[in-house]
RNA sequence: AGGGCGGUAGCUCAAAGGUUAGAGCAGGGCGCUCAUAACGCCUUGGUUCCGGGUUCGAGUCCCGGCCGCCCUACCA
Numbered sequence: 001a002g003g004g005c006g007g008u009a010g011c012u013c014a015a016a017g018g019u020u021a022g023a024g025c026a027g028g029g030c031g032c033u034c035a036u037a038a039c040g041c042c043u044u045g046g047u048u049c050c051g052g053g054u055u056c057g058a059g060u061c062c063c064g065g066c067c068g069c070c071c072u073a074c075c076a
Stems, first nucleotide, its partner, number of pairs: 001072007010025004018056001027043005049065005
């Protein structure tokens, strides 16, 4: 330099272009227990990487940029 994949909650990940973006773990509260863990119930938590575009409607499609991983090539 070229190509591929990816970026969504604190972490790991879902989400045929169509209600108000969800789950597990984690956090908080309660129950249970002599107590803790485990378990059960409830609950908090979002600039969907950034900027544009298309559309009645974008996490999803298109363009540009940034970041991460992988492959190829070049240099050494």
This is a predicted structure of a 76-nucleotide RNA (transfer RNA) from a Pseudomonadota bacterium. Its Rfam family is "tRNA". It is annotated as a transfer RNA. It was read from a public genome assembly. Its mean pLDDT, the model's own confidence on a scale to 100, is 83.